[in-house]
This is a predicted structure of a 77-nucleotide RNA (c-di-GMP-I riboswitch aptamer) from an uncultured Bacillales bacterium.
C1' cells in the first nucleotide's frame, strides 16, 4: 500500500418518539432515548438528488444517517 469486514477487541456515532429553545419554512441545537451504523468524522464552491422560501424560468436557504468526494481506527488476507 491493496482488498474484504459490526466474525472479535478498544472505542465512537446516536433514529424514531417525546418535552423545550431558534427559524416564514425545510430544517437546527439542547436533553432523555437507541433504531441502526466500518467511518453515521469532515465536505453543501468537488458533483448529483430531494426539500423549503421568495419580489420567481432567476435568486436565497435546508439536507451529509439519499448517492457520492475526501481522510481514518480495529482486525484478516
Nucleotide at each position: 500500500g491493496a482488498a474484504u469486514g459490526a466474525c472479535a477487541a478498544a472505542g465512537c456515532u446516536a433514529a424514531a418518539a417525546u418535552c423545550g429553545a431558534a427559524g416564514u419554512g425545510a430544517u437546527u441545537c439542547g436533553a432523555u432515548g437507541a433504531c441502526a451504523g466500518a467511518a453515521a468524522a469532515c465536505u453543501a464552491c468537488a458533483g448529483g438528488g430531494u426539500c423549503u422560501c421568495c419580489g420567481a424560468u432567476g435568486g436565497a436557504g435546508a439536507u451529509a444517517g439519499c448517492c457520492a468526494g475526501c481522510u481514518g481506527c480495529c482486525a484478516u488476507u
Its mean pLDDT, the model's own confidence on a scale to 100, is 79.